[in-house]
A computed fold for a 1496-nucleotide RNA from an uncultured bacterium, annotated as small-subunit ribosomal RNA. Rfam family: Bacterial small subunit ribosomal RNA. Its family is annotated with structural constituent of ribosome and ribosome in the Gene Ontology. Its mean pLDDT, the model's own confidence on a scale to 100, is 85.
RNA sequence: AGAGUUUGAUCAUGGCUCAGGACGAACGCUGGCGGCGUGCUUAACACAUGCAAGUCGAGCGGAAAGGCCCUUCGGGGUACUCGAGCGGCGAACGGGUGAGUAACACGUGAGUAACCUGCCCUAGGCUCUGGGAUAACUGUCGGAAACGAUGGCUAAUACCGGAUAUUCAGGCGUGAUCGCAUGGUCGUGUUUGGAAAGUUUUUCGGCUUGGGAUGGGCUCGCGGCCUAUCAGCUAGUUGGCGGGGUAACGGCCCACCAAGGCGACGACGGGUAGCUGGUCUGAGAGGAUGGCCAGCCACAUUGGGACUGAGAAACGGCCCAGACUCCUACGGGAGGCAGCAGUGGGGAAUCUUGCGCAAUGGCCGAAAGGCUGACGCAGCGACGCCGCGUGUGGGAGGACGCCCUUCGGGGUGUAAACCACUGUUGCCCGGGACGAAUAUCCUUCUUUCGGAGGAUUGACGGUACCGGGUGAGGAAGCACCGGCUAACUCCGUGCCAGCAGCCGCGGUAAUACGGAGGGUGCGAGCGUUGUCCGGAAUCACUGGGCGUAAAGGGCGCGUAGGCGGCGCGAGCAGUCGAUCGUGAAAGUCCGGAGCUCAACUCCGGAUCGGCGGUCGAUACUCUCGUGCUUGAGCACUGUAGAGGCAGAUGGAAUUCCGGGUGUAGCGGUGGAAUGCGUAGAGAUCCGGAAGAACACCGGUGGCGAAGGCGGUCUGCUGGGCAGUUGCUGACGCUGAGGCGCGACAGCGUGGGGAGCAAACAGGAUUAGAUACCCUGGUAGUCCACGCCGUAAACGAUGGGCACUAGGUGCUUGGGGGAGCGACCCUCUGAGUGCCGGCGCUAACGCAUUAAGUGCCCCGCCUGGGGAGUACGGCCGCAAGGCUGAAACUCAAAGGAAUUGACGGGGGCCCGCACAAGCGGUGGAGCAUGUGGUUUAAUUCGACGCAACGCGAAGAACCUUACCUAGGCUUGACAUGCAUGGGAAACGCCUGAGAAACCAGGCGCCCUCUUCGGAGUCCAUGCACAGGUGCUGCAUGGCUGUCGUCAGCUCGUGUCGUGAGAUGUUGGGUUAAGUCCCGCAACGAGCGCAACCCCCGUUCCCAGUUGCCAGCGGGUAAUGUCGGGGACUCUGGGAAGACUGCCGGUGCCAAACCGGAGGAAGGUGGGGACGACGUCAAGUCAUCAUGGUCCUUACGUCUAGGGCUACACACGUGCUACAAUGGCCGGUACAGAGGGUUGCGAGCCAGCGAUGGCAAGCCAAUCCCACAAAGCCGGCCUCAGUGCGGAUUGGAGGCUGCAACUCGCCUCCAUGAAGCUGGAAUCGCUAGUAAUCGUGGAUCAGCUACGCCACGGUGAAUACGUUCCCGGGCCUUGUACACACCGCCCGUCACGCCAUGGAAGCUGUGAGCGCCCGAAGUCCGUGUCGGAACCCGCAAGGGACCAAGCGGCCGAAGGCGAGCGCAGUGACUGGGGCGAAGUCGUAACAAGGUAGCCGUA
Repeated sequence: AGAGUUUGAUCAUGGCUCAGGACGAACGCUGGCGGCGUGCUUAACACAUGCAAGUCGAGCGGAAAGGCCCUUCGGGGUACUCGAGCGGCGAACGGGUGAGUAACACGUGAGUAACCUGCCCUAGGCUCUGGGAUAACUGUCGGAAACGAUGGCUAAUACCGGAUAUUCAGGCGUGAUCGCAUGGUCGUGUUUGGAAAGUUUUUCGGCUUGGGAUGGGCUCGCGGCCUAUCAGCUAGUUGGCGGGGUAACGGCCCACCAAGGCGACGACGGGUAGCUGGUCUGAGAGGAUGGCCAGCCACAUUGGGACUGAGAAACGGCCCAGACUCCUACGGGAGGCAGCAGUGGGGAAUCUUGCGCAAUGGCCGAAAGGCUGACGCAGCGACGCCGCGUGUGGGAGGACGCCCUUCGGGGUGUAAACCACUGUUGCCCGGGACGAAUAUCCUUCUUUCGGAGGAUUGACGGUACCGGGUGAGGAAGCACCGGCUAACUCCGUGCCAGCAGCCGCGGUAAUACGGAGGGUGCGAGCGUUGUCCGGAAUCACUGGGCGUAAAGGGCGCGUAGGCGGCGCGAGCAGUCGAUCGUGAAAGUCCGGAGCUCAACUCCGGAUCGGCGGUCGAUACUCUCGUGCUUGAGCACUGUAGAGGCAGAUGGAAUUCCGGGUGUAGCGGUGGAAUGCGUAGAGAUCCGGAAGAACACCGGUGGCGAAGGCGGUCUGCUGGGCAGUUGCUGACGCUGAGGCGCGACAGCGUGGGGAGCAAACAGGAUUAGAUACCCUGGUAGUCCACGCCGUAAACGAUGGGCACUAGGUGCUUGGGGGAGCGACCCUCUGAGUGCCGGCGCUAACGCAUUAAGUGCCCCGCCUGGGGAGUACGGCCGCAAGGCUGAAACUCAAAGGAAUUGACGGGGGCCCGCACAAGCGGUGGAGCAUGUGGUUUAAUUCGACGCAACGCGAAGAACCUUACCUAGGCUUGACAUGCAUGGGAAACGCCUGAGAAACCAGGCGCCCUCUUCGGAGUCCAUGCACAGGUGCUGCAUGGCUGUCGUCAGCUCGUGUCGUGAGAUGUUGGGUUAAGUCCCGCAACGAGCGCAACCCCCGUUCCCAGUUGCCAGCGGGUAAUGUCGGGGACUCUGGGAAGACUGCCGGUGCCAAACCGGAGGAAGGUGGGGACGACGUCAAGUCAUCAUGGUCCUUACGUCUAGGGCUACACACGUGCUACAAUGGCCGGUACAGAGGGUUGCGAGCCAGCGAUGGCAAGCCAAUCCCACAAAGCCGGCCUCAGUGCGGAUUGGAGGCUGCAACUCGCCUCCAUGAAGCUGGAAUCGCUAGUAAUCGUGGAUCAGCUACGCCACGGUGAAUACGUUCCCGGGCCUUGUACACACCGCCCGUCACGCCAUGGAAGCUGUGAGCGCCCGAAGUCCGUGUCGGAACCCGCAAGGGACCAAGCGGCCGAAGGCGAGCGCAGUGACUGGGGCGAAGUCGUAACAAGGUAGCCGUA
C1' cells in the first nucleotide's frame, strides 16, 4: 500500500466482497508446563444453607456461661472473664449492580457576598453546683409464635434545673475599609440568650470559640445520542409582594397580584442510553465503545414515607401499600444475595457452598485485642497476554511402507532405523526462602514523646527457588492449497453428493466436491461464528460530487440567516504572543529498575490537544464613529419589441341553411367497405348564418422570470437597452420557511359549439385486432368566474460578481469618417447564433451566453429493485399533489466511447441472385439412398444449404463390423523369457460333425555349427496379444462450408487515458485491397494476378507401329512394298498477346470505348491452386492417438441367417407418355481409354444370350470396336396405339464351391401405370444448355439407370438491378456480443417469502379528570394522661410534653374518555424470488404505427 467482481474488450461512475487489528466472547477439532491477568454481556428472574458490622467492663448497673476460691452442697465470694441490658462510637464507609436517568446526571472551568462538615490537626478559654427517672433484674398476666401488658428496685460519660463565660448567637447604635447588585470584612458600645462528665496509675475524655484539613450541599458557562413521518409547548406555568421551610439561595412550598416564559441555534414529544479517565481502530482527522481498574452518579423485591444522626430520605434500620415466598393453634406473624460462596431458571455462554486475617486497609478500644467473603492467597476454565518444552549432532545418491510415473524414475527424505550426546520440563529424593516489621514483651538510653538491641508473629507453604537422581524416556495439532492468497498431483463422484467470503466450482480426465500422497501457514494451539474500527475519499473538516453516470428547486418576489466596495479614527470580541492556575491516579510514550527473560510490577520524565486568570500586539475579520463614489438606485432625453390586460374591428377558409344551373355518382383506401346521393348528392354560381383560427410577411427574427406570446386599431400598463449630465451615498448579493405566477389534460357553475376529436358505433385489416387505416361521433378544445399545481416545466446546465485568444453572422441603440444617398468604411454598448484555441472533461463535448479560473449564497445526490409505493401529516370538490420509509431481494443497475454483428436504415457494387430464355424435378412405372415401421438381426456412421445414386470405384459365401447356433483360450496376429519335445515347417487319411474343431493314424524326416549350441517349429507356463467397444465435446491428420468471395494482418511511426484508430478511409478504375491520384503515414506479409498443366496458330528438331504429295514395284482392293519427311499426326522445343499501335473519353494518371493488324484482344477457353478465420461442422469405422471399459470375452474361428424386410413418407435418378416420333432396311463420320489366370479377330453352332475351334496382340502395329444421333428409302396416322415397357408365366445362357432367401443376360409369351404432371422447386450465359452414343475404375459375376472420363450434333436469351437469395465496401441506429434463430414486456396459472389495508381481538406505555385514601411530616385542638422546672407545707395549679381527634398533602387502588406503540386477524391489495408452463409482441433497428413525459 491494495485486490476481486458489471463489458467481446475499454475508460470512468458505483455498489458488493476480501486481505489487517481488536474482544469479558461462544462453537468445532486438539491439548505438555509455568507466570500474570481475567471469567452471568442473558432474567435489576426467584432464592435453600453458611458467612459478609461490630466493638468498648478504662462510661454503668450487674453475674446467665466458663475459670479460681470458700461452702452447711442449699449456696456464697472474686472479677481472670463476660451472655443479655443501659450508654458511647461505628453501622451514611467498605462491598454489589446499571434497572432508572437525555438530567447541572456526567466531564471541564468558574462561583457560593447563599451554606454545612462527626472523628483529625492547631490556638485560646472552661470543666462549678444540684435533681428526678429508667432498662436490666424481680413479681403477676396475655399470646401458638413473633412479641407484649403491668406492679416494684437501681446506676451512669443516659436525662434535667441553676451558676459562670469570650473573640459565640440574635437585636439596636456606631467607626474604618473593601467590593460584585443584594452587600462583605474588621473594630467598638449596649441588650437578650446559650456550656460541660466523668473514668483511671500516669492517661484517656467532656464543653465553648476561632482557624486549618477533609468531605459534602447549592448555582452558573461550555461540551458530549437518534428522530421534524414529534412544530408548537407551558397554569406553579414566567415574574413580583408577603410568608413558610432549609445548613443554605430559590415557586422549593403557600396566599395574593401581573401575563408572562420556552421554541427552527429544534422547545414539547417519542426512541435509546448510566457519564468520565480511558479502551479498540485509524497516517491523522475521525469512527466505535465504556467489561476489568479508577472518579462521579443512580439503585437495593416494586412504590411511597419519615425517624435517628455531623452525615441517610439509609442494600444486610423503621413505618405503610402492592406482588411473591415461608410459618401458623387461622387469631396473627416472618422475609428481601444487584455482599462472598452456592442453587434453580434463562442462555451460545461465564468459576469454589475453599484458606487466612500473616500482610495492606477499615470500625471499636488506652491497650491487649475483637470484627472484617474489604483484602491477601489458593481452586476451576488455553478465556486472554507472556515465557518454556516436546530433544541435539552424526547418519544412504537414499531402507520399508505409502504416493506419483513418460515405467527410465521421482516424492515423502537425514526424515526413520542406527551411532554418539544433552538434561529444559515432568517424575523421585534432599535442602529451603523474601514477603516481618510495627504493635506487644524484655533489656538499655532517655524529661514525657521517643531511640537502639533482643524475643515473639506466615493463610499462601515444605510453595517459589537450589542441589542430587532417573531417563529421549511422558508431551503436536489445526486450518488451508481455482483467483484474490503462500501451497498440486492421483483416485472416487458425474449439475448427483456436495463446496462457497466475493467471483464462482460439480452435467465422465474436477489443482474448486469426498479421500489419499505431497505441500503451505500458524503452532499448545488452529479454525469457524458474532461484533467494532480499518481498507471506504462509500457522508468527503482534513477529503467527493450534481449537462449525459444518483443529483439544479418549473419560475419569480422576498423574511430570517450567510456573505459583502474605498479612506481615516477608536475599541480589541475573534485572531496572535508571553505568563499563571487547572487539566486526579492508573493508562499511553520515552528513560531506568525488580521478578533468570517476557508478560507483569515499580521509579522518574513527557503528553494530557481543553478551560479559566493576567499582561501585551492590532495587519485581517468584527463593532462603533466619520467621510468617499467605482457597486446599487433615482431623475432627464431617446429607442426596438407576437411583454401583459381590456375594448373595437377585418378578410380568407371550413361547415350549415336558402335559391339557381346540372346529372349520376360522390367520398375514401395499399385495395376496399361502412357513409352520402335520383326525395337530386358531388361539381358550380348567388345570398345568408355561426364559431374558431389569423395564410403571405415569418427569419437558429423579437419580447417575457418561467409557463408562454403572432390579423388590424384604440386605451391602460410592466420590463429592457442606449445617450447625457446631475442626485442619493453601500442603500448590495443570495435566500431556509413564506407569498405569488405557472403549458396541456382535468374539475365546478354558466354560456358557446364551425372545424377537430378521447369515449363510443360502424367498415376494413388480421390467427385475433377492444389498435394502426376509413366513415361517423360525444365530452373536450372556445368565453367568464373559481379550482387543480403537474410535464422530457430541458440548455436535462440555480443565481450573482470578477478574470481568461479569436473568427464570422443576425437583432437593436450610440459615435466618427466619407458621401447625393436607405450604399460603404470604422469605433463602441446590449442581446442572440455558429465555428474554434488555451483550459476543463470518463469520454461525448463545453469553450467571454463556460461544463475554464476564483469568491459568495441557495437547492439536491450517496448501488439497483421494492417505490415516488405504504403509513402518518398538510393541501384539494374530486382526480390527485407535496412530504416520504421499511421488510425483503439482487451483484449488479447505470454513463461515454470501441470493435463487431444485426436492421421490415441509407449509399455504392457484384454473383444464373432475380429478370429474359431453354430443359427439367414435383404426377406415372422402375432403380437407388434415407426416414419410419418391422425383425433374433434388419451392423455402423452422415441430418438445412454443406445428410439422403453420401462413406459403398461392386453386401449371394467372403466382405461383415449385426443376429442365431456350435467351438477355442498365450489365442487368427507381434515380441521376449522359462521348461519340455519333435523332427523341418508340412502333407495325407480315418471317425463323429453343418463346418470350425476334437480324437486318432500315416508319410516326409532340415540348415549352419567352434559340436556347447543357434535358427525354425510344436506343447505347457509367464509377460502379453486382441477389441469396427465408448468418448470427433480430450486429439493428430484429412475433408466439407462460407468462397475464387476480396479480403485478413504485421512492423515502425502518428493519434487516443484506454479498448482501439490510422495505414485498409476518400476521388476514379478493375474480375480483384487490380491499378492510379490524394492523404500521418511509410513499408511489408498471407490472399488476387502471374509463374504450372491441357486446348487454339506458326516455326524448329525427330520420324515407328503413325503419314503418303511426288518416283517406282505389286494387288480384285487396301501405305501393301521399295522409298520419302513435303502434309496429317506423334512428342520435345521455340515464337506469339504486352492495352504494344491509332483515335476518342478521362483535370493528370490508372483505365475505359472504338479501330487496325493478328490463329487468338483486353484474365483467349479450361484445369490445378482455397488467405486470417467461422460452424465444439464431419470422421476414434481409413489411419494414428490420450483417457476409459472387456480379458475362457465386448477377443477369435465356423455354419446358417441378416445388411435385399414393407402400410407408408422424402431425396436423387432412369424410362416414358409419342409423329422433330416408333419400327424395318440401307449408308456415313469420332475422341478418349482398356487388354496376358487378359482383350480375343476369324470360322462353325445357336433366333439369341452364348458355346466350340482358334489367328494376332505385353499393343500409335493386334483386339475390345459395328459409334449413335445423322443421311437415304419404306411402313405406322393420333389410337393407351406397331407409343410405353412395368409385372408375371415359360424356356435358356454365363460367372461362381454355391444364384432359395438374393445375380446378370437371352428368347417366347404377358402387356400395368402413364396422354406433359397442384402448391412449390432445380440446372444452365457458348461449343454452354439440350440431345446422341463411346470408354474406364471397382469387379469371378453383378443390382451401373450410379460415378468418372470422351467425343458427335448443337441452340435460345440477358431490357435491366425495383424485388427474392447470398456476398463485398462506406455510413447510420442499437437496450444485440452463445451477436435478430438476439434481446425483452405485461396479464394469467403454480410454489415460497416478507409486507400494506381490514370488522375486530390481545398486550403494553405515558398522561388527563374524578373517587377512595395507608404510612407519614406539617397545622389545629389537645378532655383524660405525664418524675425533673416554677408557685405551693400539701392538695393542686402553671409551664412543657403528648395519646386521640380534625385538616392540607399524599403511594397503591378504582371509575371514565381518549392518545401512542406492539402483536394477532376471516378476507383483501400489490411486491419480490423461483432451468426449460399459458397468452400475446409493447420496447431495443425507421422494432415494422419513431420513442418518451404530464394528464384523462